Context: one part of a larger RNA
RNA sequence: UUCGUUAAGGAACUCGGCAAAAAAGCUAGACGUACGUUCGCAAGAUGUCUUGCCGGCCCGUAAGGGUCGGCCGCAGCGAAAGUUUUCCAAGCGACUGUUUAUCAAAAACACAGCUCUCUGCAAACCCGCAAGGGGAAGUAUAGGGGGUGACGCCUGACCAGUGCCGGAACGUUAACGGGAGCGGUUCACGCCAAUCCCCGAAGCGCCGGUGAACGUCGGCGAUAACUAUAAUCGUCCUAAGGUAGCGAAAUUCCUUGUCAGGUAAGUUCUGACCUGCAUGAAAGGCGUAACGACUUGGAAACUGUCUCAACGAAGAUCCCG
Numbered sequence: 001u002u003c004g005u006u007a008a009g010g011a012a013c014u015c016g017g018c019a020a021a022a023a024a025g026c027u028a029g030a031c032g033u034a035c036g037u038u039c040g041c042a043a044g045a046u047g048u049c050u051u052g053c054c055g056g057c058c059c060g061u062a063a064g065g066g067u068c069g070g071c072c073g074c075a076g077c078g079a080a081a082g083u084u085u086u087c088c089a090a091g092c093g094a095c096u097g098u099u100u101a102u103c104a105a106a107a108a109c110a111c112a113g114c115u116c117u118c119u120g121c122a123a124a125c126c127c128g129c130a131a132g133g134g135g136a137a138g139u140a141u142a143g144g145g146g147g148u149g150a151c152g153c154c155u156g157a158c159c160a161g162u163g164c165c166g167g168a169a170c171g172u173u174a175a176c177g178g179g180a181g182c183g184g185u186u187c188a189c190g191c192c193a194a195u196c197c198c199c200g201a202a203g204c205g206c207c208g209g210u211g212a213a214c215g216u217c218g219g220c221g222a223u224a225a226c227u228a229u230a231a232u233c234g235u236c237c238u239a240a241g242g243u244a245g246c247g248a249a250a251u252u253c254c255u256u257g258u259c260a261g262g263u264a265a266g267u268u269c270u271g272a273c274c275u276g277c278a279u280g281a282a283a284g285g286c287g288u289a290a291c292g293a294c295u296u297g298g299a300a301a302c303u304g305u306c307u308c309a310a311c312g313a314a315g316a317u318c319c320c321g
Stems, first nucleotide, its partner, number of pairs: 001314006008307002012305001017302001028050004036041001038150001052071008072076001085300007092292002097109002113148007125134003151287004156217003161214002163210005170205003177198004183192003218236005245279001246276001257273005
């Protein structure tokens, strides 16, 4: 180092039952099977019994099956190999899948579904200086881009700022064009030219729309016949002041909040409460059967994980020969 066995106890170990042990047993047969549920599942749930050999009878063409009786052993899937322990509860993600080749496999990515937006075809978009190519030998039930992420119930307010979309008016405005023209120069014709006026596109201003666009979603004071609290009132500010739901949460600082449960004892866990430092509705909100080498708490069984170590086997390093 790799194995084997171990009195009594049995997770007291530890971040954590990590590792080991146990259960089960070649796709065995029969019975039986809860909560939940999208009625498919859950489910091999959990669990109980049987398994050899000989003979009779019945069914069958046979293989085989059923039933009755008998026999042996510690043991009848009699060996070997290979091979899911189970249950309860919660979080996250619906699921199968994908990923950091060489410390991360996950709650991350993807996904079907939903939604917004662009695109009428020489499409939008992408590659290329171009020719050209992809898109596509497709045509809006199509293609590109953004977000969300099965399903169920839903998805509130704000268009003030920023963005986007619309607006034959108006304001502002470059070059060009038109007009006037100080002045310079020339003998002259002319040439140059300060300055001013008119005209003048997009853009910007202006007007409106738009949130499953980027985003945002208040403060103070008073008030009910105990107290407490405030349905209520006043006031200031704002574009509008957070709706439903959920809530000490993968979010709660104070905090081991408080109460209840589980334990003899519980900073974790579960159920509530709401005082939300700093929840909240497609950066989706809340649920959810099934699924998960995910995360968390608990239980049964089991054990050298431990109390606490002992003995044995095979091998490696090293030393001596």

Large-subunit ribosomal RNA, domain IV from a Candidatus Moraniibacteriota bacterium, 321 nucleotides, folded computationally. The coordinates come from a structure-prediction model, not an experiment, and the mean pLDDT is 83.